[in-house]
RNA sequence: AAAGGUCUUUGGGGCAGGGUGCAAAUCCCGACCGAUGGUAUAGUCCAUGACUCUCCGGAAACGGAGACUGAUCUGGUGAGAUUCCAGAACCGACGGUAUAGUCCGGAUGGGAAAAGACGUUU
Numbered sequence: 001a002a003a004g005g006u007c008u009u010u011g012g013g014g015c016a017g018g019g020u021g022c023a024a025a026u027c028c029c030g031a032c033c034g035a036u037g038g039u040a041u042a043g044u045c046c047a048u049g050a051c052u053c054u055c056c057g058g059a060a061a062c063g064g065a066g067a068c069u070g071a072u073c074u075g076g077u078g079a080g081a082u083u084c085c086a087g088a089a090c091c092g093a094c095g096g097u098a099u100a101g102u103c104c105g106g107a108u109g110g111g112a113a114a115a116g117a118c119g120u121u122u
């Protein structure tokens, strides 16, 4: 230094101000937010994770396989950017509740992955 193992820790943000109304952080105006890896720095590219559903195993906890899986263009710079700069757009599971990306809930959960510690092998 590389590979592999055990363990520990970390691991998601956001409606200000106003209108209507008996009632809205849910409607309307407006505001705000952006998980992980890859790649010229990415919510919109490629891939992964989360929600939901199906099947298989299991007494259960849970494990495995699969389905589903939103949304971007134009110009500029450059060797190279749907990632930077300028401009204009767009998107956001399920249950609850006056219709919710932002409130409450499943969730003190799960999790891609990141960092570190200690063995092993080369």
Stems, first nucleotide, its partner, number of pairs: 001122003005118006017029003031102002033092002035048004043090002052067006072088005094105003
Notes:
A computed fold for a 122-nucleotide RNA, annotated as FMN riboswitch aptamer (RFN element). The sequence was found by an Rfam model in a public genome assembly. The model forms 100% of the base pairs in the Rfam consensus. Rfam family: FMN riboswitch aptamer (RFN element). From the family's description: The RFN element is a highly conserved domain that is found frequently in the 5'-untranslated regions of prokaryotic mRNAs that encode for flavin mononucleotide (FMN) biosynthesis and transport proteins.